[in-house]
Context: one part of a larger RNA
Molecule: large-subunit ribosomal RNA, domain V
Organism: Capsicum annuum var. glabriusculum
RNA sequence: CUUGCACCUGGACAGAAAGACCCUAUGAAGCUUUACUAUUCCCUGGGAUUGGCUUUGGGCCUUUCCUGUGCAGCUUAGGUGGAAGGUGAAGAAGGCCUCCUUCCGGGAGGCCGCCCGAGCCAUCAGUGAGAUACCACUCUGGAAGGGCUAGAAUUAUAACCUUGUGUCAGGACCUACAGGGCAAGGGACAGUCUUAGGUAGAUAGUUUCUAUGGGGCGUAGGCCUCCCAAAAAGUAACAGAGGCAUUUAAAGGUUUCAUCGGGCCGGAUGGAGAUUGGCCCUUGAGUACAAAGGUAAAAUGAAGCUUGACUACAAGACCCACCCGUCGAGCAGGGAUGAAAGUCAUCCUUAGUGAUCCGACGGUGCCGAGUGGAGGGGUCGUCGCUCAAUGAAGAAAAGUUACUCUAGGGAUAACAGGCUGAUCUUCCCAAGAGCUCACAUCGAUAGGAAGGUUUGGCACCUCAAUGUUGGCUCUUCGCCACCAAGGGCUAUGGUAUGUUCCAAGGGUUGGGUUGUUCACCCAUUAAAGCGGUAUGUGAGCUGGGUUCAUAACGUUUGAGACAGUUUGUUCCAUAUCCGGUGUGGG
Numbered sequence: 001c002u003u004g005c006a007c008c009u010g011g012a013c014a015g016a017a018a019g020a021c022c023c024u025a026u027g028a029a030g031c032u033u034u035a036c037u038a039u040u041c042c043c044u045g046g047g048a049u050u051g052g053c054u055u056u057g058g059g060c061c062u063u064u065c066c067u068g069u070g071c072a073g074c075u076u077a078g079g080u081g082g083a084a085g086g087u088g089a090a091g092a093a094g095g096c097c098u099c100c101u102u103c104c105g106g107g108a109g110g111c112c113g114c115c116c117g118a119g120c121c122a123u124c125a126g127u128g129a130g131a132u133a134c135c136a137c138u139c140u141g142g143a144a145g146g147g148c149u150a151g152a153a154u155u156a157u158a159a160c161c162u163u164g165u166g167u168c169a170g171g172a173c174c175u176a177c178a179g180g181g182c183a184a185g186g187g188a189c190a191g192u193c194u195u196a197g198g199u200a201g202a203u204a205g206u207u208u209c210u211a212u213g214g215g216g217c218g219u220a221g222g223c224c225u226c227c228c229a230a231a232a233a234g235u236a237a238c239a240g241a242g243g244c245a246u247u248u249a250a251a252g253g254u255u256u257c258a259u260c261g262g263g264c265c266g267g268a269u270g271g272a273g274a275u276u277g278g279c280c281c282u283u284g285a286g287u288a289c290a291a292a293g294g295u296a297a298a299a300u301g302a303a304g305c306u307u308g309a310c311u312a313c314a315a316g317a318c319c320c321a322c323c324c325g326u327c328g329a330g331c332a333g334g335g336a337u338g339a340a341a342g343u344c345a346u347c348c349u350u351a352g353u354g355a356u357c358c359g360a361c362g363g364u365g366c367c368g369a370g371u372g373g374a375g376g377g378g379u380c381g382u383c384g385c386u387c388a389a390u391g392a393a394g395a396a397a398a399g400u401u402a403c404u405c406u407a408g409g410g411a412u413a414a415c416a417g418g419c420u421g422a423u424c425u426u427c428c429c430a431a432g433a434g435c436u437c438a439c440a441u442c443g444a445u446a447g448g449a450a451g452g453u454u455u456g457g458c459a460c461c462u463c464a465a466u467g468u469u470g471g472c473u474c475u476u477c478g479c480c481a482c483c484a485a486g487g488g489c490u491a492u493g494g495u496a497u498g499u500u501c502c503a504a505g506g507g508u509u510g511g512g513u514u515g516u517u518c519a520c521c522c523a524u525u526a527a528a529g530c531g532g533u534a535u536g537u538g539a540g541c542u543g544g545g546u547u548c549a550u551a552a553c554g555u556u557u558g559a560g561a562c563a564g565u566u567u568g569u570u571c572c573a574u575a576u577c578c579g580g581u582g583u584g585g586g
Base pairs, nucleotide, nucleotide: 001586002585003584004583005582006581007580008579010578011577012576015572022409023408024407025406027405028404029401030400031399032398035206036205037204038203039202042198043197044196045195046194047193048192049191052155054153055152056151058149059148060147061146062145063144064143065142066141068139078138079137080136081135082134085121086120087119094115095114099109160186161185162184163183164182165181167180168179209221210220211219218238222244223243224242225241226240245390246288252306253305254304255303256302257301258300260284261281262280263279264278265277266276286295287294289352291350292349293348310333311332313330316327317326318325322391335344336343337342358384359383360382361381362380363379364378366377367376416462417460418458419457420456422455424451425450426449427448428447432442433441469544470542471541472540474536476532477531478530479529482507483506486501487500488499489498509523510522511521512520513519551566552565553564554562555561
C1' cells in the first nucleotide's frame, strides 16, 4: 500500500415521517357568545273545529223626557232660526198630599186623588241677546225604553277529551291494543290546524380587512403643503415636519381712494406698548385657516352701487392605465358696475371630499302592453352614505382552538451557522489624582483600534425536519496566564502584596440548596483560570426543566388564555461508505 474479521459511532447537514412550533390561504373543522341571519321548542293574541240559557258592566245608534241662576231686569234668560198669537168646561189660575234636585228666594216633575169654577201666558219697560206663548234644529250633564257590537262571569250538555266496564262484533280471536254500546269525570275550555308578535347557541349556515424589516400589541389606510427629490416633470420607506372633512350674503362683483410693519428722536397724564410730529429701513406687515409659491399698477385696508356665488354651448390645452381632475379664449341670452375703454361664470392660488345601484321632491310638447286615461317608467334639476378600511364586495356579521386538520413557505419567525459589531470584553491616546511626578498605582470627556464568549440587528442555507437547556462521559485547541519555574518596576525595609515580561510542557478539589448554567454557602488546596470546539458531545447516556393531550389553583360573559404556579408512561434503530480501535492475509 492492498484485502479481510471483530468492534466504536465523529461525519455522510446519515435513516425514518411533503415540520406538529411560526407564518400564509379571501383553506377546513370543533367549540363559545350580549357577532350576523335564520330554524325549532316555548309564551301570547286573532280565526277554524265551536254550539245553548242566564247575569253583568262598557262603547255606538235611536225614541221619549228633563237639566242650565255673573250684574241689571216682573225671573234660575244654554245657543240659533221661524213666529203674532198660543192654551182653556175633554176643566184655567189657586189650595192640599208625596218624591227628586237645589244657588234655601224658589223651581221642575208626579199624584188626573179632593176642593174650586174662567181665566192664564206673550207683544210693552230694562238687557250684548227676548220670551218655557208656540214650533224646529242643536250643546253640557242626566233618567227611562229599544237595537247593534266586542267583553267578563256563572251554568247546562250535544261537539270534543279522559277513565272504567257486564256485554256485542256479522267468517275465527280480541283478559294485548284498537272498534260499537253503557257508565263516570271534564267540557265549549283543553287539544289540533292556521296566522301574527315575542323569545333559548337548543340547532344551523356563515363572517370575523389589509399594510407590517416574522406575526401579535401599537399605528396607519382619503385629500392638501414642504423636505427627502439628485437645478424639466415624476420618484419609495412604519423617513422627517404640519394641516383638512370648513367658513363667508360679504370675507363675492365692479368703480374710486388709501398704504403696512419696525427702529430712533420729540410731545400733558402716558408707562415697552393707546393717540401725535419728524427721520431712517423698504416689504420685514397683512392675506378667514396649515405650509409653500405669490403679492405695495397691490391679491392688503376702506367707501359707493350691486348679485356674474348667471343660463345654453365651447376652439384649444394640462394631467393621465381607466374612471376622475384642472385651465380656457370665443359665440348667443339676459344682467351688475363704470363717463368710457373695459371687468365680472364666487373668494390670492393649491385641501374642505364619495362612483354606481336604490329611493325621495319639483319641472317636463317623452313612453303609455286593443284604444282613451291611469299606474308605472324615462328625462332635466335637487336631495338622502365618518359607504373615513374614503375606486365604496352585502340592507345585514364577533371570538377561540394546547382536541385540532389540509395545502404550502426557508418568499417568514423560534435553535444553530453566516454578515454586522450598536451593546459587550480588552487595548491605544492621556487631562487629572498620586506632597513633587501623567504612566508604582488609578485614569475623566471625547477619539482610535482589536476580539467575535453577551444582549441585539439583518433574514443568506435549512420548514418533503440541521432534535432544544442542564448534567454524565470523552477529545482537542486558543491565551487576553489561576498555580508552579525565571525576570523587570514598585509609593519593594522583611513577610505578604500590586503591576508587568517570557512561557500553553503539566496541573487546575470534594460537598450542601436549586432542573439549573450562573449564584450563595461549607471544608480543603500550589491553584480551585477564561474561552472555542453546531452556546463540542442524545444513530454515546439521562430527561429534572422548557414544549402535547389529562387535571387543579389564581385572574374572566364564554369557548378559552396566561415569559403565573402545580401534576403528568412513549428518547426508535440489525452501521452501507468515510473515519477510528484491535487483530489477521498478501